[in-house]
RNA sequence: GCUCCUAUGGCUCAGUGGUAGAGCAUUUGUCUUGUAAACAAAAGGUCCUGAGUUCAAUCCUCAGUGGGAGCU
Numbered sequence: 001g002c003u004c005c006u007a008u009g010g011c012u013c014a015g016u017g018g019u020a021g022a023g024c025a026u027u028u029g030u031c032u033u034g035u036a037a038a039c040a041a042a043a044g045g046u047c048c049u050g051a052g053u054u055c056a057a058u059c060c061u062c063a064g065u066g067g068g069a070g071c072u
Stems, first nucleotide, its partner, number of pairs: 001071007010024004018055001026042005048064005
């Protein structure tokens, strides 16, 4: 230098154009002599950035940035 993959709550990851979800973690409550576990509930996201396509974009296209892999 070129090619490919990847970016979504604190962490690990789903989500192939029409309301953003799960597990763990956090907080509150129930239970317990107490803690843990279990059960119930809550909070937490400008979906990396910008532009484009579309009635509508986390999703498709282009560029950029960060991370990873390969080739030279």
Notes:
RNAcentral holds the sequence, with entries from Rfam. A computed fold for a 72-nucleotide RNA from Pelagomonas calceolata, annotated as transfer RNA. Its Rfam family is "tRNA". Rfam classes the family as a transfer RNA. Lineage of the source: Eukaryota > Sar > Pelagomonadales > Pelagomonadaceae > Pelagomonas. Model confidence (mean pLDDT): 82 of 100.